[in-house]
A computed fold for a 127-nucleotide RNA from an Acidobacteriota bacterium, annotated as SAM riboswitch aptamer (S box leader). The model forms 94% of the base pairs in the Rfam consensus. The organism belongs to Acidobacteriota, within Bacteria. The sequence was found by an Rfam model in a public genome assembly. Model confidence (mean pLDDT): 77 of 100.
RNA sequence: AUUUCAUGCAGAGUGGUUGAGGGACGAGCCCUACGACGCCACGACAACCGGACCAAAGACAGUACCGGUGUCAACUCUCUCCUGAAUGAGCGCUGAAGUGAGGCGCGCAGCACAGGGCACAUGAGAU
Numbered sequence: 001a002u003u004u005c006a007u008g009c010a011g012a013g014u015g016g017u018u019g020a021g022g023g024a025c026g027a028g029c030c031c032u033a034c035g036a037c038g039c040c041a042c043g044a045c046a047a048c049c050g051g052a053c054c055a056a057a058g059a060c061a062g063u064a065c066c067g068g069u070g071u072c073a074a075c076u077c078u079c080u081c082c083u084g085a086a087u088g089a090g091c092g093c094u095g096a097a098g099u100g101a102g103g104c105g106c107g108c109a110g111c112a113c114a115g116g117g118c119a120c121a122u123g124a125g126a127u
Stems, first nucleotide, its partner, number of pairs: 001127008013042005021031003026079003043072003048068004052063002076119001081116004087109002090106005
């Protein structure tokens, strides 16, 4: 670098240092001199991988004890593409107790919702 699988609505922050940007990209929205991003220290969360325990021959689950990562604003902060039902107004057909209730069909819109896709992130593998 490419690729496979799993996960991504839960959870968890203080201090020091530096000094203007940051949230991957585009749009939005948000964080930020009451100090962002980065780095360092300590802490915490979690349970992906290896070990240990459970445990006895072995395995699953579990524990969070040791090690390897990861994470600690906002759902991956939200959205972009597709589908679905619902909703809205419109048009056409039908038509009752008749100037239009109700029903059926059509395409359109897209705030919110659900599912999928794309992208991204993390872990474990493969090349």